[in-house]
Context: one part of a larger RNA
This record gives sequence, structure tokens and C1' cells, in this order.
RNA sequence: CUGGGCUUAAAGCGCGCGUAGGCGGAAAUCUUAGUGUCAUGUGAAAUCCCUCAGCUUAACCGAGGAAUUGCGUGGCAAACUGGAUUUCUUGAGGCAAGUAGGGGUACAUGGAACUCUUGGUGGAGCGGUGGAAUGCGUAGAUAUCAAGAGGAACGCCAAAGGUGAAGACAGUGUACUGGGCUUGUACUGACGCUGAGGUGCGAAAGCGUGGGGAGCGAACGGGAUUAGAUACCCCGGUAGUCCACGCCGUAAACGAUGUCUACUAGGUUGUGGAGGUUCUGACACCCUCACAGUCGAAGCAAAAGUGUUAAGUAGACCGCCUGGGGAGUACGGUCGCAAGGCUAAAACUC
Repeated sequence: CUGGGCUUAAAGCGCGCGUAGGCGGAAAUCUUAGUGUCAUGUGAAAUCCCUCAGCUUAACCGAGGAAUUGCGUGGCAAACUGGAUUUCUUGAGGCAAGUAGGGGUACAUGGAACUCUUGGUGGAGCGGUGGAAUGCGUAGAUAUCAAGAGGAACGCCAAAGGUGAAGACAGUGUACUGGGCUUGUACUGACGCUGAGGUGCGAAAGCGUGGGGAGCGAACGGGAUUAGAUACCCCGGUAGUCCACGCCGUAAACGAUGUCUACUAGGUUGUGGAGGUUCUGACACCCUCACAGUCGAAGCAAAAGUGUUAAGUAGACCGCCUGGGGAGUACGGUCGCAAGGCUAAAACUC
């Protein structure tokens, strides 16, 4: 390489968009590039294979044939692939009417709680723990009432629930805005799928500049505990957490399961729709589309399990794996302000 694999054994890029490329629906006509067939030229000899033959045999050697699966030229065929033209509607999209939603961005605004400030009441403790102490308090704390300020997060509703490609998204209102689903359709007519590079988004922490800072709280200080205690517990507390703009680009970024398409028993639950049955309507029943769960037939699987949301049966395209350690490291390259990221070995060793 062939082959075999990727939920948990090594292995699905964190997730989109998309270039090249690869692959691609139905029908007709033409073409003959691929393809097939026939002919012909070439494909050195030796070697290999077959049949004869020569050394007394064999090895060895001689002759003939085959083979040389390749390349060139010409003729023919036209099913399939490709190309050209025309047509089609079922894939894809458009249009219209509805519809659900914490989808996104900006602005405005609300109440509970918390801390602080001021004032009133009050007068000795409060706080904290397993028990304490540090700490706070007669300069009046804790508690309680009133007023004011500030920042952050949004209880109940709330769910096995919803939305989003993923990360993620939740008080309320308004504006702008993306996508989905259902039903209808007289429109376009394969416009599709995947996607190396590329490009965008991407939790938390971290970084830069400027704000903000209530609570919490790495670091740090103190009190305990302990043999010690650089911890767990307690009292404080800086960065940070919040906002704007710009970086970083990583996570057990998980369904540890790439995307798309087709097919292959059912039962049951939820969410969002459409239709039918009954004179009408609620309810009920039936049917159907989309999404999210659960239990299971067949099958698959080493088993656990999975099972129309496949890990079943197939196809298209991409990514990735090849014993453990060394190591996701060194070196080089590249990106970054840095931290570091991406790419990625070997010696040696078991």
C1' cells in the first nucleotide's frame, strides 16, 4: 500500500458558511472522451511458464510457442459514465396565509434581597463554630422603623418543557432582526450533497485600554484544627466576576456518536401545527407533518447497550486512528501584547 476501523478499546475537527475537488434526480436526441470489441504496429534479448531437443542424468544449455496484463493507429458498437442540446417535476428553492419560541442586538424600566450612608427607637452584646477564637460593638453595634445611594442577579411560573449550527439563551416592555414549522400554490426547473485549503462564530479563565465595583472571592493576612496544615472550618480581603471596545481560540466544547440521502415492526409521553367523523360545538376518537423523550421487534455489537433521533441495511463526501511511555513534548514554521495556541518528530525504553 491493500485491508480494517473511529459511543466506552487508538480514532468524528467545538460549530457553521463556503472555494477547488469528489459525487449527483426523470426523459429524449446527438457525440464518441472514458468503456467494449476486432484488426494492426510496437512492447530488445535473457529470465519466468509450456512443448520438444542436446550433454549417460540433473543442474546447465538449444529450438519453438506462450506471456509481456502496456503504449500507438484504424474500423465498429452506443448500454453505462462524460460532453452538447431540448424537455420534465418528485430533490432544492420561491411565493402566499398562518403560527410557536429564555434565537440575536439595542434602548427603557420593575420588584424582592444585599451592602453602605443619614435619622429615630433601644442599651450590651453581636457574629461565628463540631467547640472556639480572630473580627464588630458604650465613639452606641446586633435588632427594629423611615429615607436615600449603589451594583449584580432575576424567586414563583419552570417542565421528562422551548429556541439556537455550536458555544449558549430566562424579570418586564418597545424597536430592529435571523431561523424554524404547518397549510396552500397556477412560480423557477437539478439551481443539489459534501467540502482539502479559506473564512466566521466560539463557555470559563486570562490579556490590553477606559469605566464600574453591592455580593462573592484566586492571591494574601489573621483565627482555629493538626505531629505538621503552605488545606478542609471561621474572620477579613486584592485581582477577577459586571460594562464598552479590542485580543485570546481553548474545555469531559459530550450524545465521548461528522454532514447529507434512501430504506427497515410497533407501543407510549411531551411540544408546535393541519385535516376528518358527530346537525353545531366542547370533549372524545381517527388520520397526518415537524421536533423532543422513553420502552422495545428484527438486525447489529466483545459486551454494556443501540434500535425510524441506529451503533440496522446501503450510498456520497470530509476528518481521524495504527502498541505503552518518551509527548501533544523538542526543533522548525506560523499566529498571539503576553499567557500560550496550531502544526509536529526522534533517540531511548518496556
Background:
This is a predicted structure of a 350-nucleotide part of an RNA (small-subunit ribosomal RNA, central domain) from a metagenome. Its mean pLDDT, the model's own confidence on a scale to 100, is 89. It matches the Rfam family "Bacterial small subunit ribosomal RNA".